[in-house]
Context: one part of a larger RNA
RNA sequence: CGAAGGAAUACUGACAACUGCUGUCCUUAGUACGAGAGGACCGGGACGGACGUAGCUCUGGUGUGUCUGUUGUUUCGCCAGAAGCAUCGCAGAUUUGCUACCUACGGAAGGGAUAACCGCUGAAAGCAUCUAAGUGGGAAACCCGGUUGAAGAUGAGUAUUCCCAUGCGGUCAACGCAGUAAGGCCCGUGACGAGACCAUCACGUUGAUAGGCCGGAGGUGUAAGCGUGGUAACACGUUCAGCCGACCGGUACUAAUCGGCCGAGGGCUUG
Numbered sequence: 001c002g003a004a005g006g007a008a009u010a011c012u013g014a015c016a017a018c019u020g021c022u023g024u025c026c027u028u029a030g031u032a033c034g035a036g037a038g039g040a041c042c043g044g045g046a047c048g049g050a051c052g053u054a055g056c057u058c059u060g061g062u063g064u065g066u067c068u069g070u071u072g073u074u075u076c077g078c079c080a081g082a083a084g085c086a087u088c089g090c091a092g093a094u095u096u097g098c099u100a101c102c103u104a105c106g107g108a109a110g111g112g113a114u115a116a117c118c119g120c121u122g123a124a125a126g127c128a129u130c131u132a133a134g135u136g137g138g139a140a141a142c143c144c145g146g147u148u149g150a151a152g153a154u155g156a157g158u159a160u161u162c163c164c165a166u167g168c169g170g171u172c173a174a175c176g177c178a179g180u181a182a183g184g185c186c187c188g189u190g191a192c193g194a195g196a197c198c199a200u201c202a203c204g205u206u207g208a209u210a211g212g213c214c215g216g217a218g219g220u221g222u223a224a225g226c227g228u229g230g231u232a233a234c235a236c237g238u239u240c241a242g243c244c245g246a247c248c249g250g251u252a253c254u255a256a257u258c259g260g261c262c263g264a265g266g267g268c269u270u271g
Stems, first nucleotide, its partner, number of pairs: 001152001005163007015149004021049007033038001051106005059100004066093005071086006110144003117137004164266001166178004183262004187204005209255003212251005218244003225238005
């Protein structure tokens, strides 16, 4: 820009892409078969490998503004207590998130039409013949079926709902301009989804969108100060304390202010 006025929401599915793998064991059954050795078809079940999709409940990994311990050194006048630097100094744990080594699921079943091949009936050719007329079976291939995208599918689809027939100009049903409607965009706060930007999604005071604060979960592991005991290192008590990133809630304290812009008047014919 188109999609025969302008919008919002929910769909249809032409078409396209993807999927399609396979093993071992048990059973049927030591049966059929076979002199024996050996040893099935068909059917039923269990457990796997690789691959794929989704996810973080579990198990691990990571976890550089979480907690703790600790070495060297510097500083805060000293003690105590802290902070800086040394690979995050090193070490032990670790929430959210992200991940695989973790978890769940998938390949199918079923149908159609077939290939090689196997048939039935059957003439030409009194026989024979799956074929010439007719009619069955038959494969991971093909078409459906399963998953995803999909109406620029210009063949531009469908359903529901919303907005309405304004003003001016005009050569007067055309067309042009303007302000609006439904609605949208800009703008702002952001992410449980989303994300390079954009987009998507949530929210904008009729508000929990983010931050702060409060509570909880969870992590670390019992702070500082003081007291008691000990010559002391230190221990014990106050104290399951103190501190804490992302998690779950609550609460308008802060910031989403004030606003701006765009956006229809409906093709042709007949009555």
Predicted 3D model of a 271-nucleotide part of an RNA (large-subunit ribosomal RNA, domain VI) from a metagenome. The coordinates come from a structure-prediction model, not an experiment, and the mean pLDDT is 85. Its Rfam family is "Bacterial large subunit ribosomal RNA".